[in-house]
Context: one part of a larger RNA
Molecule: small-subunit ribosomal RNA, 5' domain
Organism: metagenome
RNA sequence: GAACGAACGCUGGCGGCGUGGAUUAGGCAUGCAAGUCGAGCGGGAUCCGGAUGUAAUCAAUUCUUCGGAAAAGAUCCCGCCGGUGAGAGCGGCGAACGGGUGAGUAACGCGUGGGCAAUUUGCCCUCAAGUUGGGGAUAGCUCCGGGAAACCGGUGGUAAUACCGAAUGUGGUCGAGUCGUACAUGCGACAUUAUCUAAAGAUGGGGAUUCUUCGGAACCUGUCGCUUGAGGAUGAGCCCGCGUCCCAUCAGCUCGUUGGUGAGGUAACGGCCCACCAAGGCGAAGACGGGUAGCUGGUCUGAGAGGAUGGUCAGCCACACUGGGACUGAGACACUGCCCAGACUCCUACGGGAGGCUGCAGUCGAGAAUCAUUGUCAAUGCACGCAAGUGUGAACAUGCGACGCCGCGUGCAGGAUGAAGGCCUUCGGGUUGUAAACUGCUGUCAUGAGGGAAAAACGGUCCUGCCGCUAAUAUCGGCAGGACGUGAUGGUACCUCAAGAGGAAGCCACGGCUAACUCCGUGCCAGCAGCCGCGGUAAUACGGAGGUGGCGAGCGUUGUUC
Repeated sequence: GAACGAACGCUGGCGGCGUGGAUUAGGCAUGCAAGUCGAGCGGGAUCCGGAUGUAAUCAAUUCUUCGGAAAAGAUCCCGCCGGUGAGAGCGGCGAACGGGUGAGUAACGCGUGGGCAAUUUGCCCUCAAGUUGGGGAUAGCUCCGGGAAACCGGUGGUAAUACCGAAUGUGGUCGAGUCGUACAUGCGACAUUAUCUAAAGAUGGGGAUUCUUCGGAACCUGUCGCUUGAGGAUGAGCCCGCGUCCCAUCAGCUCGUUGGUGAGGUAACGGCCCACCAAGGCGAAGACGGGUAGCUGGUCUGAGAGGAUGGUCAGCCACACUGGGACUGAGACACUGCCCAGACUCCUACGGGAGGCUGCAGUCGAGAAUCAUUGUCAAUGCACGCAAGUGUGAACAUGCGACGCCGCGUGCAGGAUGAAGGCCUUCGGGUUGUAAACUGCUGUCAUGAGGGAAAAACGGUCCUGCCGCUAAUAUCGGCAGGACGUGAUGGUACCUCAAGAGGAAGCCACGGCUAACUCCGUGCCAGCAGCCGCGGUAAUACGGAGGUGGCGAGCGUUGUUC
């Protein structure tokens, strides 16, 4: 000198863009952060409408023996039909993404370059083939019971794209055969026989025919699904070369250890695991041990080489109260899933239960120190859904903090008798100083008023036309045109007008390094100080004042790096 996720002191007008728990991976109240699909399924609370019956209440009116009786109509309960479709349940997909943190890890963890003839991949794309015919349950629900609760047990009956046999086998798989090929184990192709192996429906439209419980179904067709196989894309797994901090005051380490055979396990290779056999394997080119640490793209500095660093953003890894374990699934050994153990907190009827903010806010604690218990799904993206759409503390916004960078302002011009005041003085004067007053202007920002439905919008629904599918001028899909409606930010940005210099300057230094000097006070005291050093009665070095210098909404100090 530069830099910072900074902190502290004094000061503080506005805006834009960034950025903000670095310490206790300490404990957490409260709310939210993962749902969605009725076009998979059974069912149906509530509300509305309709017809109608019974019961009840009121009742015009009629009759009356004056006791009462009948009764249009109105209200209402229950029952029927139609619509609506809440909450819960079965089922599917998602919940393995997105978001957080850096504890652990010196490791194939990361980076880089390769390999898998040793692998897998839901949703997506392309191609080929199929989607036949049956069965038994179970939740919800009903009834009963246990429990303080969490919840649990039994009975009865029910649906499916839930579950289970059977059929078929384009195919796939296992075994035997032939051919080709390769970097070893191998891989690929072909044909044959033999083994094993699949499925589920939903919905829109249609007019001949058939059936019909008159609702519809069969049939045709569109769309979305389902099953098998091949290929692709994407994601993932495994292996290897090289690189990756300090300590030798760590020199020897190792028994599943090193290798083989066989069996198991995995999607897959492998001591990954197991039985047996052999006695190996690593190491001064640093094994083993200890300390420290997430790694990288990058960032800071530097002319570079290098050094330091890894916050925000992006990629990878690891973790989710601590330790262990598997289940489900295409994918997890799973942050807001399950089980066990432990510590801690909470509820309890004492028998037993509940919980996990290193998600977003927020709180306590520790700390020099780090923000709102905000708004919206409008956009971007993700999940589900045919879609409309729903959800989304991802995200987008707003708020707070001079924490950083950048921009703007706090006026401009004229104005000498060089006013007053301050300070200094050799008492003549000098300086503050064109500075002020005063005169004339301007209107950035802030303030007020008006405009501004701006941009951020693409997509979607409906209608019309054309094309495709089709038996079809239905439906559905594609293209073009038209109409409709959608903004959290926000009455914000921006524009115009109004008024008026009005609301907006400080901080540090002034002995040398180092730009900037005098007076007063103090008297080795009080104090200053980055280094040299200053202060003991004339201190340009302490404290104050005037003046000056530097930077400026900042300025200094401290810490850290180069």